[in-house]
Context: one part of a larger RNA
RNA sequence: CGUAGGAAGUUUGAAAGGACCUGUUCUUAGUACGAGAGGACCGGAAUGGACACAGCAAUGGUUCACCAGUUGUCACGCCAGUGGCAUCGCUGGGUAGCUACCUGUGGAAUAGAUAAACGCUGAAAGCAUCUAAGCGUGAAGCUAACCUUAAGAUGAGACUUCCCAUUCGCAAGAAGUAAGACCCCUAGAAAGCGACUAGGUUGAUAGGUCGGAAAUGUAAGUACAGCGAUGUAUUCAGUUGACCGAUACUAAUAGGUCGAGGA
Numbered sequence: 001c002g003u004a005g006g007a008a009g010u011u012u013g014a015a016a017g018g019a020c021c022u023g024u025u026c027u028u029a030g031u032a033c034g035a036g037a038g039g040a041c042c043g044g045a046a047u048g049g050a051c052a053c054a055g056c057a058a059u060g061g062u063u064c065a066c067c068a069g070u071u072g073u074c075a076c077g078c079c080a081g082u083g084g085c086a087u088c089g090c091u092g093g094g095u096a097g098c099u100a101c102c103u104g105u106g107g108a109a110u111a112g113a114u115a116a117a118c119g120c121u122g123a124a125a126g127c128a129u130c131u132a133a134g135c136g137u138g139a140a141g142c143u144a145a146c147c148u149u150a151a152g153a154u155g156a157g158a159c160u161u162c163c164c165a166u167u168c169g170c171a172a173g174a175a176g177u178a179a180g181a182c183c184c185c186u187a188g189a190a191a192g193c194g195a196c197u198a199g200g201u202u203g204a205u206a207g208g209u210c211g212g213a214a215a216u217g218u219a220a221g222u223a224c225a226g227c228g229a230u231g232u233a234u235u236c237a238g239u240u241g242a243c244c245g246a247u248a249c250u251a252a253u254a255g256g257u258c259g260a261g262g263a
Stems, first nucleotide, its partner, number of pairs: 001152001005163007015149004021049007033038001051106005059100004066093005071086006110144003117137004164262001166175003180258004184200005205251003208247005214240003221234005
């Protein structure tokens, strides 16, 4: 820009893409078959591999603004307590998120038309012949079926709901609006940017605060014990990023722009 008014939402599916794998074991059955050795078809069940998609409840990994321990050095006048730097200084743990080595699911079943092949009926050619007319069976393959995209499918589809028929102009057209949308702002398990999603005071969108979860592992100060290092009590303390809630304290204020009149 189009889809002959303007919007919001829900959809149909022409078409396209993806997927399509397979082992082993048990059973049927040591049966059929075979002198024996050996050893099935068909059918039924279990369990794997690789691959694909999804997920983080569990198992692990990671965790650079979480907690603790600790070395050297510098600083806060000193002690104590802290902070800076040293690969995140090193070390031990570790939430959310992300993740695999982890977990879940999938390939199926079914239908149709077929290939090779096997047939029925059957002439040409009194016989024979699956073929010439006609009719069947038949594959991991084909068409559907499964998953995804999809009406720019210009063949532009369908349904539901909302907004209305203004003003100026001879007309062409323009203006201000409606429903609605955007700018702007707060953000996000969304994201390269757009986009998408949740919100914008008629508000829990983010921060803060409070409560909880979870992590770390018993803070500082004080008292006591010990010459002291240190230990014990107060104290399952203190501290805490992302998690779950509550709460308008802070910030989403204010404002602006676009947007039909139906050939």
Annotation
Predicted 3D model of a 263-nucleotide part of an RNA (large-subunit ribosomal RNA, domain VI) from an activated sludge metagenome. Rfam family: Bacterial large subunit ribosomal RNA.